[in-house]
């Protein structure tokens, strides 16, 4: 530096939620058994599942973005590439395009995309002076030298800045400049290697500021709502249909007789209840297989066989007390489930590497 595991333990006792059994008319009593996490958390991604919507295609909106692979899927994981950091192990990266267009680049600075503040030059042209031609003077084509910095040239060095448009050096020039050359960097192209991102080498002066977590462009993905989803059963009141004072219903089946105003059925659905809802895998299901744990039996003491169990609440259970031990015990607890990410965490143990 990296990875993995663990997360006070044991015993007793009193409780709490689920399941199964016994007993009891029932209420209940009783026995056995199970009962939170590595993050159960944040609800940030991806799914399963459920209902709603939906021909197909496109736009918009949103998300993602190196390459290859894994996965049911992912913005996750693994390996690699590139860039950055580190002496190294290793770590970090919201890592497509800035050569399509638009926009922005604080302060400072002349200028942040095209510019010149101080500065350098002034070869060339211009102006002035001296001299040559050229001789006494005047004029003066042309030429030479010196000066001015008017036209103009430059971006090297200075200054500002996070950043000044390839860098360093040599040559070159009036001064300069990829203007030329060498090396380095970038870009393009060719060859080779690699599945690929990309790498290595040759060639070409081709040299193009940064920002896309600004709009935008390119490629890919994407219906909505979430278990308070949703399904089933269903009091009471109200509703509908039929029958009923020409006597229904009821009085055990029929008749007589009695009684005397309701009776039967139906639909939606409220209260309420049940399911969804529970170890894993395969399967439409029945079922089969596997894992863990508890009890019993057998037994060559390591296994085999049989049986039970695997959180599932709905105001929502897993706690209190006592004793012992030590290093004195952190962050924190289900609420449909699963795969991830992120965040929180007293400590302890193991392995690998520098």
């Nucleotide at each position: 530096c990296c990875g993995g595991c663990u997360a006070u333990g044991c015993a007793g006792u009193c409780g709490c939620g689920g399941g199964a059994g016994g007993u009891g008319a029932g209420a209940g009593c009783u026995u056995c058994u199970c009962g939170a996490g590595g993050a159960a958390a944040g609800u940030c991604c991806g799914g399963a599942c459920a209902c709603c919507a939906a021909a197909g295609g496109g736009c918009a909106a949103g998300g993602c973005g190196g390459u290859g692979g894994g996965c049911g899927a992912c913005u996750c994981c693994c390996a690699c590439c590139c860039g950055g950091g580190g002496a190294a192990a290793c770590c970090c990266g919201c890592g497509g395009g800035a050569a399509a267009g638009u926009g922005c680049c604080a302060c400072a600075g002349a200028a942040a995309c095209a510019u010149a503040c101080g500065g350098c030059c002034g070869a060339u042209g211009g102006c002035g002076c001296a001299c040559c031609c050229a001789c006494a003077g005047c004029u003066g084509a042309g030429g030479u030298g010196c000066g001015c910095a008017c036209a103009g040239g430059c971006a090297a060095a200075g200054g500002u800045g996070a950043a000044a448009u390839g860098g360093u050096g040599c040559g070159g020039u009036a001064a300069g400049a990829g203007c030329g050359c060498a090396c380095c960097g970038g870009c393009g192209u060719c060859g080779c290697g690699g599945c690929g991102a990309c790498g290595c080498g040759g060639c070409g002066g081709c040299c193009a500021g940064g920002c896309a977590a600004a709009c935008c462009c390119c490629g890919c993905c994407c219906g909505g709502u979430g278990c308070a989803a949703g399904g089933c059963c269903a009091a009471g009141c109200a509703g509908g249909a039929u029958c009923g004072a020409c006597g229904a219903c009821c009085c055990g089946g029929c008749c007589c007789g009695g009684c005397g105003a309701g009776a039967u059925c139906c639909a939606g659905g409220u209260a309420g209840g049940c399911c969804g809802c529970a170890g894993g895998g395969c399967g439409c299901a029945a079922g089969c297989c596997c894992c863990g744990u508890c009890g019993g039996a057998c037994c060559u003491c390591g296994g085999u066989c049989c049986g039970g169990c695997g959180a599932g609440a709905u105001g929502g259970a897993u706690g209190g007390c006592u004793g012992c031990a030590c290093g004195a015990g952190a962050c924190a607890a289900g609420a449909u489930c699963c795969g991830g990410c992120u965040u929180a965490c007293c400590g302890g143990c193991c392995g690998g590497c520098u």